[in-house]
Context: one part of a larger RNA
C1' cells in the first nucleotide's frame, strides 16, 4: 500500500450485485426434502344418468446409486497431467431377427362352509381361541384352512421372450450387432515437513498350477524359487481433501483452496452383505457398540455432514417464509403428480459499486463562542435573508418483459408519469517526529498516552477538556492473518 467468508468500538439515509458456522464429523424438538404409474394386474369403499366415475389398499415396473450436504479420514487403491489394454454400460440412437408351449403359488381381499340323500348318516382340507352383549346366539378380533391376478415367479423348447392399449398403430419385450455416454482397472511424470524416525518387507518379490472377478493381476489359496525395496530419503511420526483457481507481487515467487466448477471420501462408530445396469448404499437391510426415547420390562424406536430451526461451543456466521411461474430431475403414452434441486422473497454496511444529504446570492464580515498587546483576528458567505431545484426517499396514478395458445412465486416487482416541500439523511480518526493538521485552560513523573523514538516532576503543540485545523466519508477506526 493490497486483501479478507472477518470480529470488536463509535456511528448510519438509499439502491444493485455479490457474500453469510472458518469453532465441536458436537447433541438434537418440529416440520418438509423421491416418488410416480389404473394405457401391467387383483380387489374394497363411495357416487351414479347402471354407460361408468373417483379414491384407496395391495402385487408390479421405473426411479429412489441422480440431484442436496460435509471434509472426519487419507501423503496414496487419492488429485492432477498424458498414454493404455484385459472390461461392463439401465434409459437413449442405429440395424436385423424373433415374440412357442404349460404349471404352480401368494399379497390385498373373500369364506369359514356347501352337497347328497334325508333326519340320521356320508362326502369333504375345513375350525379352534379370546372380548362384547349375554340367552341357546349375534358382533368383533387372533391363529389356522380354503380360495384368490398379472408385463409378479417357475417348467419345457428356444438364442431369449410379455403383453397393453381410446384398434388408427403406436408404446412395450427377446437376442444379436455396432454408436453414444456412464463406470471400473493398469501407467509415465508431478504434487507436504521432520534424519533428535536408517534400515524396512514372509503373500513379502517372482514363477508354475487352480479358483476367482465384468476385466488384467499374489486378487485368494497349493508348491517351487529367495526375492523386493532404501541416504535420488524407503519404513516411521507430524501435519493436510486435491485440482482449475484465489490473494499479492513489475515479474520470478511466496500464500491460500471459503462462494463457482472438476474429482475422491464420508453419512451416529466399526462390520457385513442383499437387490439391482449401477451400491457394499445419507432420508434401505443385517450384526455389535456408545446415546437419546416409549414400555405393560417381554421388548421396541432413532440417526439433520439436506432445507428451515433448537441447544452447546465460539470474537463470530440468516426465515422453522413464498412458488414449482421459469431452468433442470423422477414417473407416466398423456393431462398431470413430486421436486427445501432450482427461482424469489426475509434478515446482516458483512464486502463491492453507484447516489443522496441541496443550488445560487447575501458583509452592517450580525448575535454567540475561542483568541487577545483591548485596535483587533478567527470560526466566516460560514449563518440569518432573498432567488431557486426535487435526484433519492414519501404520496398518488400507469405499468412491462421474464411467457410460446394458456400458464407469473416474484409483485403491483422494474420503469414511467404526477404532486408536496430544503423538506427525511454525517460521522469516525487523528493534528510532537516517522505524517497532512496548533492554540488556550486544567493536571503537575500524578492522572494518564503509546505502533517506532518516546510525552508527563507548574508556562506539555505529545496526557484531559475547548476552540480551530487536517485525513477519510456512510463510514471510521482497532485487532487478527496473508503477500
Nucleotide at each position: 500500500g493490497a486483501a479478507u467468508a472477518a470480529a470488536c468500538g463509535c456511528u448510519a439515509g438509499u439502491a444493485a450485485u455479490a457474500u453469510g458456522c472458518u469453532u465441536a464429523a458436537c447433541a438434537c424438538a418440529u416440520g418438509c426434502a423421491a416418488g410416480u404409474c389404473g394405457a401391467a394386474c387383483g380387489g374394497a369403499a363411495a357416487a351414479g344418468u347402471u354407460a361408468u366415475u373417483u379414491u384407496c389398499c395391495g402385487u408390479g415396473g421405473c426411479g429412489a446409486a441422480c440431484g442436496g450436504g460435509u471434509g472426519a479420514g487419507g501423503a496414496a487403491u487419492g488429485c492432477g497431467u498424458g498414454a493404455g489394454a484385459a472390461u461392463c454400460u439401465a434409459c437413449c440412437u442405429u440395424a436385423u431377427a424373433g415374440a412357442c408351449c404349460g404349471g404352480a403359488a401368494u399379497a390385498a381381499g373373500u369364506a369359514u362352509a356347501a352337497c347328497u340323500u334325508u333326519u340320521a348318516a356320508g362326502u369333504g382340507a375345513a375350525c379352534a381361541c379370546u372380548u362384547a352383549c349375554u340367552u341357546u346366539g349375534u358382533a368383533a378380533g387372533u391363529g389356522g384352512u380354503a380360495u384368490g391376478a398379472a408385463u409378479a415367479c417357475c417348467g419345457g423348447a428356444u438364442a431369449a421372450u410379455a403383453g397393453a392399449c381410446u384398434a388408427a398403430g403406436u408404446c412395450g419385450c427377446u437376442a444379436u450387432a455396432a454408436g453414444a455416454u456412464g463406470a471400473g482397472c493398469u501407467u509415465u511424470c508431478g504434487u507436504a515437513g521432520g534424519a533428535u524416525u536408517a534400515g524396512g518387507u514372509a503373500g513379502u518379490u517372482g514363477g508354475u498350477a487352480a479358483g476367482g472377478u465384468a476385466a488384467a493381476g499374489g486378487c485368494u489359496u497349493a508348491c517351487c524359487a529367495a526375492g523386493c525395496u532404501g541416504a535420488a530419503g524407503a519404513u516411521c511420526c507430524u501435519u493436510a481433501g486435491c485440482u482449475g483457481g484465489u490473494c499479492u507481487g513489475a515479474g520470478a515467487g511466496g500464500a491460500u483452496g471459503a462462494u463457482c466448477a472438476g474429482c475422491c471420501a464420508c453419512a451416529c462408530u466399526g462390520g457385513g452383505a442383499c437387490u439391482g445396469a449401477g451400491a457394499c448404499a445419507c432420508g434401505g437391510c443385517c450384526c455389535a457398540g456408545a446415546c437419546u426415547c416409549c414400555c405393560u420390562u417381554a421388548g421396541g424406536a432413532g440417526g439433520c455432514a439436506g432445507c428451515a430451526g433448537u441447544g452447546a461451543g465460539g470474537a463470530a456466521u440468516c426465515u422453522u417464509g413464498g412458488a414449482c411461474a421459469a431452468u433442470g430431475g423422477g414417473c407416466g403414452a398423456a393431462a398431470g403428480c413430486c421436486u427445501g434441486a432450482u427461482c424469489c422473497a426475509g434478515c446482516a454496511a458483512u464486502a463491492u459499486u453507484a447516489c443522496g444529504u441541496g443550488a445560487g446570492u447575501g458583509a452592517u464580515g450580525a448575535c454567540a463562542g475561542c483568541u487577545a498587546u483591548u485596535u483587533g483576528g478567527u470560526u466566516g458567505u460560514a449563518a440569518a435573508g432573498c432567488u431557486c431545484u426535487u435526484u433519492c426517499a414519501c404520496c398518488g396514478a400507469g405499468g412491462a418483459g421474464g411467457a410460446c395458445a394458456a400458464u407469473g412465486a416474484c409483485a403491483g416487482u422494474a420503469c414511467u408519469c404526477g404532486a408536496a416541500g430544503a423538506a427525511g439523511a454525517a460521522g469516525u480518526c487523528c493534528c510532537g517526529g516517522c505524517u497532512a493538521a496548533c492554540u488556550c485552560c486544567g493536571u503537575g513523573c500524578c492522572a494518564g498516552c503509546a505502533g517506532c523514538c518516546g510525552c508527563g516532576g507548574u508556562a506539555a503543540u505529545a496526557c484531559g477538556g475547548g476552540g480551530g485545523g487536517g485525513a477519510c466519508a456512510a463510514g471510521u477506526g482497532u485487532u487478527a492473518u496473508u503477500c